A computed fold for a 71-nucleotide RNA from Dimargaris cristalligena, annotated as transfer RNA. Its Rfam family is "tRNA". It is annotated as a transfer RNA. Lineage of the source: Eukaryota > Opisthokonta > Kickxellomycotina > Dimargaritales > Dimargaris. The sequence is in RNAcentral, with records from ENA and Rfam.
RNA sequence: GGCUGGAUAACAUAAUGGUAAUGAGCAAGAUUGCAAAUCUUGAUAUAAGAGUUCAAUUCUCUUUCUAGCCU
Numbered sequence: 001g002g003c004u005g006g007a008u009a010a011c012a013u014a015a016u017g018g019u020a021a022u023g024a025g026c027a028a029g030a031u032u033g034c035a036a037a038u039c040u041u042g043a044u045a046u047a048a049g050a051g052u053u054c055a056a057u058u059c060u061c062u063u064u065c066u067a068g069c070c071u
Stems, first nucleotide, its partner, number of pairs: 001070007011023003018054001026042005047063005
């Protein structure tokens, strides 16, 4: 220098254009003599900027960071 993939909550991952999901963690409550376990509830997210579209995590372009391959 060229090519391919990835970036989503404090963490690990889903979501092939139509309400952003799950686990674990955190907080509150129930339960318990106190804890643990269990159950219920809640808060916290789409790397940045443009474009297409009625509607974008998703499609297109650019940039940033990151992993790999070739040279």